[in-house]
Context: one part of a larger RNA
RNA sequence: CGCAGGAAAUUUGAGGAGAUCUGACACUAGUACGAGAGGACCGUGUUGGACGAACCGCUGGUUCAUCGGUUGUUCCGCCAGGGGCAUUGCCGAGUAGCUACGUUCGGAUAUGGAUAAGUGCUGAAAGCAUCUAAGCACGAAGCCGACUUCAAGAUUAGAUUUCCAUGAGGGAGGUUAAAGACUAUGACCUUGAUAGGCUGCAGGUGUAAAGGUAGAAAUAUCAAAGCCGAGCAGUACUAAUAUCCCG
Numbered sequence: 001c002g003c004a005g006g007a008a009a010u011u012u013g014a015g016g017a018g019a020u021c022u023g024a025c026a027c028u029a030g031u032a033c034g035a036g037a038g039g040a041c042c043g044u045g046u047u048g049g050a051c052g053a054a055c056c057g058c059u060g061g062u063u064c065a066u067c068g069g070u071u072g073u074u075c076c077g078c079c080a081g082g083g084g085c086a087u088u089g090c091c092g093a094g095u096a097g098c099u100a101c102g103u104u105c106g107g108a109u110a111u112g113g114a115u116a117a118g119u120g121c122u123g124a125a126a127g128c129a130u131c132u133a134a135g136c137a138c139g140a141a142g143c144c145g146a147c148u149u150c151a152a153g154a155u156u157a158g159a160u161u162u163c164c165a166u167g168a169g170g171g172a173g174g175u176u177a178a179a180g181a182c183u184a185u186g187a188c189c190u191u192g193a194u195a196g197g198c199u200g201c202a203g204g205u206g207u208a209a210a211g212g213u214a215g216a217a218a219u220a221u222c223a224a225a226g227c228c229g230a231g232c233a234g235u236a237c238u239a240a241u242a243u244c245c246c247g
Stems, first nucleotide, its partner, number of pairs: 001153001005164007015150004021049007033038001051106005059100004066093005071086006112144002118138004169246004173189005194239003197235005203228003211222004
């Protein structure tokens, strides 16, 4: 831009894409078969591999400054206590998030149609025979469906519901994240929990400083301390004001 009024939802499915994998073991059954050695079809169940999808409750990984330890140096006048720099200085842990090595699920159940090779029935040409010539029935992980998903620019532009000329609806602007390169998408904009702050909780680290007590001191203890990014709630303290444009 189109879909001959403008919108917001919900849809049909022409057509497209994806998936389609497979082992071992057990039972049937040491049965059928076979002199024996050996050893099934059919059917049923269990458990794997590879592949794929989703997720983070578990197990792990990561977590560039969350906590702690620690070295050198410099600064805060000194002590104590801290800050900067040194690969994140180094090291030990590590929430959220993201992840696999983790977990769950899938190719299932059920099974349709038309077939291939092949197997047949009836059956002539050709008094017989013949699966074929007329006719009919089976038959594959393959084909068309069935399963998952996209889908009306399917210009053949579909359908349904509701709203609107007493203005439906959309956009701008702002706070933003489960979204994200930008855009888009989602949430919210005071009739408000959208983000920040604060409070509480979860979680992390591992017991702060100062002081008291014990000890000669290191140190221990009062103390599950102190500190803390993302998590979960609560709370309008701060910022989402006012409004404008299209229609």

Model confidence (mean pLDDT): 86 of 100. The part of an RNA shown here (large-subunit ribosomal RNA, domain VI) has 247 nucleotides and comes from a bioreactor metagenome.